[in-house]
Molecule: transfer RNA
Organism: uncultured archaeon
RNA sequence: GGUCCCGUAGCUCAGCAUGGAUAGAGCGCCGGCCCUCUAAGCCGGUGGUCGUGGGUUCGAAUCCCACCGGGACCGCCA
Numbered sequence: 001g002g003u004c005c006c007g008u009a010g011c012u013c014a015g016c017a018u019g020g021a022u023a024g025a026g027c028g029c030c031g032g033c034c035c036u037c038u039a040a041g042c043c044g045g046u047g048g049u050c051g052u053g054g055g056u057u058c059g060a061a062u063c064c065c066a067c068c069g070g071g072a073c074c075g076c077c078a
């Protein structure tokens, strides 16, 4: 340098191909119930610039372009 993959809640991820309006799950965190206490369990709550910018569209996490970050493979130099 080339190709490809990944980036979504504090963490781990789903959703993306086939755009559809309020973006989800588990864990975590907070409060309550239960319990002698803790853990577990149960109930409620808490959660987001969907990496950044731009474009297409009535409508973008999803499609297109550029860039940023991480990774894999290939190549070049030595």
Base pairs, nucleotide, nucleotide: 001074002073003072004071005070006069007068010027011026012025013024020058028046029045030044031043032042033041051067052066053065054064055063